[in-house]
RNA sequence: GAUUACUCGUUGGGGUGCCCUGAGACAUCAGGGCUGAGAGGCGAAAGCUAACCCAUCGAACCUGAUCCGGUUAAUACCGGCGGAGGGAACGGGUAGCUUGUUUUC
Numbered sequence: 001g002a003u004u005a006c007u008c009g010u011u012g013g014g015g016u017g018c019c020c021u022g023a024g025a026c027a028u029c030a031g032g033g034c035u036g037a038g039a040g041g042c043g044a045a046a047g048c049u050a051a052c053c054c055a056u057c058g059a060a061c062c063u064g065a066u067c068c069g070g071u072u073a074a075u076a077c078c079g080g081c082g083g084a085g086g087g088a089a090c091g092g093g094u095a096g097c098u099u100g101u102u103u104u105c
Base pairs, nucleotide, nucleotide: 001098003096004095005094006093007092008091009090010089011055012054013053014052017034018033019032020031021030022029023028040049041048042047061086062085063084067080068079069078070077
């Protein structure tokens, strides 16, 4: 000096679904089950907040999408769409690598 791996801090981004039963004033509420890292709490609402995931090397997440095929109780999941369009970053530490300078042998 650049870069790789791991990691820390700060800041920021993001989602919170599906099914069953009961109640119901049909707004919702309670209980149970499924998947997942995460399905939480406060609040009349706006919003705040916890945990978790992700931050340009970006598939966290959003859009297309009330999408298409398979599958499932349903979501989830698998494949397509598709590496399509968007999407939140800076700093430090450790180890390795490379280069230069100086000193010694």